[in-house]
RNA sequence: CGUGGCCAAGUGGUAAGGCUCUGGACUCUGACUCCAGCAUCACAGGUUCGAAUCCUGUCG
Numbered sequence: 001c002g003u004g005g006c007c008a009a010g011u012g013g014u015a016a017g018g019c020u021c022u023g024g025a026c027u028c029u030g031a032c033u034c035c036a037g038c039a040u041c042a043c044a045g046g047u048u049c050g051a052a053u054c055c056u057g058u059c060g
Base pairs, nucleotide, nucleotide: 001060002059005019006018007017013049021037022036023035024034025033042058043057044056045055046054
């Protein structure tokens, strides 16, 4: 350092964005474009009204 399939923001108030993917619209077909969908945040505890966020341990 560990956050969707990949990249990546968040700094106590129910997780932004990009790419990909899936479904739909459009199209003769495809592409482009547009709309919609997809994360209990490595695991287990603790603190707190509330934890991705603070504390402890474990795993990688």
A computed fold for a 60-nucleotide RNA from a bovine gut metagenome, annotated as transfer RNA. Its Rfam family is "tRNA". From the family's description: Transfer RNA (tRNA) molecules are approximately 80 nucleotides in length.